The prediction has a mean pLDDT of 82. Large-subunit ribosomal RNA, domain I from a Thermoguttaceae bacterium, 530 nucleotides, folded computationally. The source organism's lineage runs through Bacteria, Pseudomonadati, Planctomycetota, Pirellulales and Thermoguttaceae. Rfam family: Bacterial large subunit ribosomal RNA.
[in-house]
Context: one part of a larger RNA
RNA sequence: GGCGCAUGGGGGAUGUCUUGGCGUUAGGAGGCUUUGAAGGGCGUGGAAGACUGCGAAAAGCCUGGGGUAGCUGUCAAACAAGCGUUGAUCCCAGGAUUCCCGAACCGGCAUGCACUGAAUCCAUAGGUGCAUGCAGCGAACGCGGUCAACUGAAACAUCUAAGUAGCCGCAGGAAAAGAAAGAAACCUCGAUUUCCCUAGUAGCGGCGAGCGAAAAGGAAUCAGCCCAAACCGCGGGGAUUUUCUCCGCGGGGUUGUAGGGCCCUCCACAUGGGAGUUACAAAACAACCAGCUAGCAGAACUGUACUGGAAAGGCAGACCAUAGAGGGUGACAGUCCCGUACGUGAAAGUUGCGUUGUCUCCCGGGGGGUACCUGAGUAGGUCGGGUCACGUGGAACCCCGACUGAAUCUACGGGGACCAUCCCGUAAGGCUAAAUACUACCUAACGACCGAUAGUGAACCAAGUAGGGCGACUGAAAGGUGAAAAGAACCCCUGUUAGGGGAGGGAUAAGAACCUGAAACCAUGUGCCU
Numbered sequence: 001g002g003c004g005c006a007u008g009g010g011g012g013a014u015g016u017c018u019u020g021g022c023g024u025u026a027g028g029a030g031g032c033u034u035u036g037a038a039g040g041g042c043g044u045g046g047a048a049g050a051c052u053g054c055g056a057a058a059a060g061c062c063u064g065g066g067g068u069a070g071c072u073g074u075c076a077a078a079c080a081a082g083c084g085u086u087g088a089u090c091c092c093a094g095g096a097u098u099c100c101c102g103a104a105c106c107g108g109c110a111u112g113c114a115c116u117g118a119a120u121c122c123a124u125a126g127g128u129g130c131a132u133g134c135a136g137c138g139a140a141c142g143c144g145g146u147c148a149a150c151u152g153a154a155a156c157a158u159c160u161a162a163g164u165a166g167c168c169g170c171a172g173g174a175a176a177a178g179a180a181a182g183a184a185a186c187c188u189c190g191a192u193u194u195c196c197c198u199a200g201u202a203g204c205g206g207c208g209a210g211c212g213a214a215a216a217g218g219a220a221u222c223a224g225c226c227c228a229a230a231c232c233g234c235g236g237g238g239a240u241u242u243u244c245u246c247c248g249c250g251g252g253g254u255u256g257u258a259g260g261g262c263c264c265u266c267c268a269c270a271u272g273g274g275a276g277u278u279a280c281a282a283a284a285c286a287a288c289c290a291g292c293u294a295g296c297a298g299a300a301c302u303g304u305a306c307u308g309g310a311a312a313g314g315c316a317g318a319c320c321a322u323a324g325a326g327g328g329u330g331a332c333a334g335u336c337c338c339g340u341a342c343g344u345g346a347a348a349g350u351u352g353c354g355u356u357g358u359c360u361c362c363c364g365g366g367g368g369g370u371a372c373c374u375g376a377g378u379a380g381g382u383c384g385g386g387u388c389a390c391g392u393g394g395a396a397c398c399c400c401g402a403c404u405g406a407a408u409c410u411a412c413g414g415g416g417a418c419c420a421u422c423c424c425g426u427a428a429g430g431c432u433a434a435a436u437a438c439u440a441c442c443u444a445a446c447g448a449c450c451g452a453u454a455g456u457g458a459a460c461c462a463a464g465u466a467g468g469g470c471g472a473c474u475g476a477a478a479g480g481u482g483a484a485a486a487g488a489a490c491c492c493c494u495g496u497u498a499g500g501g502g503a504g505g506g507a508u509a510a511g512a513a514c515c516u517g518a519a520a521c522c523a524u525g526u527g528c529c530u
Base pairs, nucleotide, nucleotide: 001529002528003527004526005525006524007523008522009521015515016480017479020450021449022447023446024445025444026443027442028441029439030438031137032136039101040100041099042055043054044053046079049075050074051073061095062094063093064092065091066090070083071082072081108134109133110132111131112130113129114128115127116126141172142170143169144168145167146166152159156206182189183188193220194219195218196217203211204210224431225430226429227375231251232250233249234248235247236246237245238244239243256409258374259373260372261370262369263368264367265366266365267364272363273362274361275360276359284358285357286356287355288354289352290351291350292349293348295344296343301317302316303315304314306313318335319334320324326338327337328336380404381403382402383401384400385399386398390416411426412425413424414423415422467474468473487514490502491501492500493499
C1' cells in the first nucleotide's frame, strides 16, 4: 500500500407519520365603495420581536341571545397585576369608535332647475348657486371595440394559427338572444337559449394544409307583451280673413287565414271573472310557514394472579344500536372522551318560484260600408369591404363606408344568381323569466389524488418571507425528542458558555445538531498478501 472483518465518525437516503396541498360533488352567495372600499402605513399589550385582532374609546366598548367554570389570543414557558356563579373568558346578532395614505374630494364631468349675463336690441356664448348621478376595486364567466406572431402547409405568398392571445370599454348574478319581413317544400312547424343526434355529412379549400354547417328528430325549460300612427279630447306655440300646422298630456290601438281607425247595425254585462310587483301598470305592508347566522340533547363494560412502560391487545363473561362515520386517549376502543344516528332550538338580523290577507290593475264579440293608418334618407341599387362553414365564386341572405334612392295592402320582403308560378312572412321602435356559463368566497361531503426533491411557490420560526434586480419583476431553503419535559439535580476532568465521565429520571437516551439512520467519504483495531 491492497483486500477483507469489526467498531465508529460523517451524511440524511429509505421506511413510517401528517398539521398542508390537489381534485370533485351538492347547496349557498354572487359583490364592496364618497355613511370613504380593495390594499397599505403607523400605532395599540405590564412586557423586546413577529403573527393575529383592534384603532388615540386601539388583543378592545355597549345591548340582546347562547353557554359555562374558569380566564387575561399565538410563537412562548414563567413572572407581575387583575377579572369571574351579581355569570367572566368564549360563540352568534345588532350598535358605538374607527389615526394617516389610498377613487382621495376645497376638485372634475354629465343632467336638470334658478339667478345673472358680452361683442349685439332681443337672444346666445359665458359665469354663479342648488339638486341628482358618475368615478375606484374585484377570480372566472358575458357582451362589444381593436387585434398579432410563433406555428401548420414538411419551404412560402392565398390559406392556417385566429377573430385566438394581448390591450381597451361596459354590465350582471348571470350576460347575450328572443316573440318571424323565420324555417321548410306543396306536407307542414310556430320566440329565444342549451344538450344529444344529424355529421366529420352537405359543402368551402394554392380543392393543398385544413375549415366545416343547417333543417328534421329526441330532450331541458317554457311566457308572452308594450309603443309609434290613424281617430277623439284638453292645454300651449306659430302663420293667419276663414283655416292650416307644430308641441305636450290623456283616451284609442298593436295585427298577417291581415289588423286597426271612422260610420251603421246586432248580441252580451260586473252582488261576476281574471291577473299582479322578473316583462306585460305600479307602491308596498302584515301574519303564518320553512330555512340560514350561536347552540342543546344524545344509548351501551366490566374482570383479569396474561403480555407490556402503558391495554384500547389476549382470555372470560355482558350490553347498546334509526348510533359498528370519523378522530382522540401511554399499542388496535360500538359501550373512556369528542362525536355519529334520530331529535330539538332564536331575543336579534336575514332569505323566500312558499301560503293567506290588506292593496293595486284589467274585462268584450259578430256583420256591412269607407279607404284614414300600419315605423323613409328607410328598403333596394352601384362601387369598396366585412360577416355568414361558404377564400368572388353562378353567391343569395345579413352588416358597414361613399354615391344614390322606392312602394304604401290591387302593397312590400323572402324561398342561395335571375325570371315566372306557387308558398311563407310583415322590416326600417322597444321590453321579457326559465332551461345555459363561471367560482375569488362560505358550508357539508368525498377521492384505486400527493405524502416533505412529492403535493400549492409556500405543511415549519415573519412565504410571496429571506435574498436578487434602478425597475417592471423574480423568488428559495427549511416538518417529526418522548406517552409525559420527567429537557439530565448533584459530583468529577478540563485549555471552563465547548466536550466528556459518573449519578438520576425514562420502556429505551430517543439528549434537544434529538424517530428510523442507507451510500459516498474519513478513521481506529485486527487478519491475510506484497